Molecule: Bacterial RNase P class A
Organism: Bacteroidota bacterium
RNA sequence: GGGGUGCACCGGGCAACCGCUUCGCCGACCGGCUCUGCCGGGGAUCGGCGGGGAGGAAAGUCCGAACUCCACAGGGCAGGGUGCCUCCUAACGGGAGGGCGUCGCAAGACGACGGAAAGUGCAACAGAAAGCAUACCGCCCCUUUGGGGUAAGGGUGAAAAGGUGAGGUAAGAGCUCACCAGCGGUGUGGCAACACACCGGCUCGGCAAACCCCACCCGGAGCAAGACCAAAUAGGGAUGCCGCUGAGCGUGGCCCGCGCGAGGUCCCUCGGGACCCGGCAUCCGGGUAGGUCGCUCGAGCAUGUCGGCGACGGCAUGCCCAGAUAGAUGGUUGCCUCGUCCGUUUCGGCGGACCAGACAGAAUUCGGCUUACAGGUGCACCCCGUCC
Repeated sequence: GGGGUGCACCGGGCAACCGCUUCGCCGACCGGCUCUGCCGGGGAUCGGCGGGGAGGAAAGUCCGAACUCCACAGGGCAGGGUGCCUCCUAACGGGAGGGCGUCGCAAGACGACGGAAAGUGCAACAGAAAGCAUACCGCCCCUUUGGGGUAAGGGUGAAAAGGUGAGGUAAGAGCUCACCAGCGGUGUGGCAACACACCGGCUCGGCAAACCCCACCCGGAGCAAGACCAAAUAGGGAUGCCGCUGAGCGUGGCCCGCGCGAGGUCCCUCGGGACCCGGCAUCCGGGUAGGUCGCUCGAGCAUGUCGGCGACGGCAUGCCCAGAUAGAUGGUUGCCUCGUCCGUUUCGGCGGACCAGACAGAAUUCGGCUUACAGGUGCACCCCGUCC
C1' cells in the first nucleotide's frame, strides 16, 4: 500500500420566530360561606410559567414472557416444540464458552448436531444381485454337453462382503503382515461433550429436513385482554329438550374426574292430565358502538467497583427519559459541518452549486430472532506485496 474477517457507533449541530402535544404549578372560571377574603371543584374552556416528546430497526407478527380473563384445582389420550456438552437468563426455538463435522491458505463462517442392532419404508433405471444379499463375464481344479472352489480382476450403478501395498494360494479371500478407517476393551486428561495412547477379533451400507423410537418441555385466549360508569332497546319471537330419577354449562379437540345447575297448585282409578312459572340449546329480529381506567416506575437506564475466559451477576451512587385515540412531536430563515458535482491548485488546499441526501413513524410493556439500510467513523485480527 492492497485485499479480507469479526465487533461497535453515528446517520447532523447551533440560534431565532411561529406552531402542535402531554405533564406539573398558578390564575381566570364554577359552587358555597362568617364575602375587598376563605373553603371546595379541577369534569369542560381560557391564559401564564416550567419539564418532556419516535427507532436501530418503531418493520415482520416468527419465538419467549410480564400482565388480564376463563369459579377452584387434577389425571390421561391426541397434538405441538426442542435435540452435542457446560453455563447465563424471568423464559425462549435466544446468548456465552467449548466439542465434533464441513468450507476457507488464514482470520473466520455455517451446522435441522440424540437413535439405523425396536419396527415399517425409500433409493427410478442399469446390473447377476441393493439387507442380510449375488456369481453375468472372468480365474483355478476335476472323473469334462457336467461338477466343485472363488469374490482378487472386469462390467452396471450415487452406492456392490473396509481401503492401499506385500506375502501366501490350484486360483483367490484379513488367510497372514504393515499402515489407515471403523467397532470393542483398558488406561490417562477433562465437570462434560470428547481427545490421546495401548491392546484385540477382523468389519455389524445410505436416508429419520421419511414414518417412527428416546429424552426434556408445553392449559387456552389475548390490551380489540379486562374493570367501571352512563345511555338506549323489544323483560321481543319461533322450535326443541328439561325441572333434582338432572336439560345444560364450565377458553383449542376427546375421555375420566370435580364443580355449578331450574317447582308449585288443582283434578283424578295406583299411571296420568291441566294451569301458572322456571332452566337451557339453536335460529330469526331489535338496541348500543359514548366516557373513564388499564397507559407507562420498568426482569428500567447511566457511572463506578468486585467476581467471571465470557454471556452475565452482586454492591454502591445518581436519574425519571412520549402516552396519542383518525391518532401530536412540525414550518421558515441564517450560520457551521458531512457527502456529491464542477472549476482550480504552490497538492497543504481554495472557490462555487445542491432538495442533509439510506431504511424508515410509537399505540400494553419487555427479552430475542429475521428482514431493509445512501454515506461515514473507530477497534481488533488474517493474507499478499514493498521498504527500513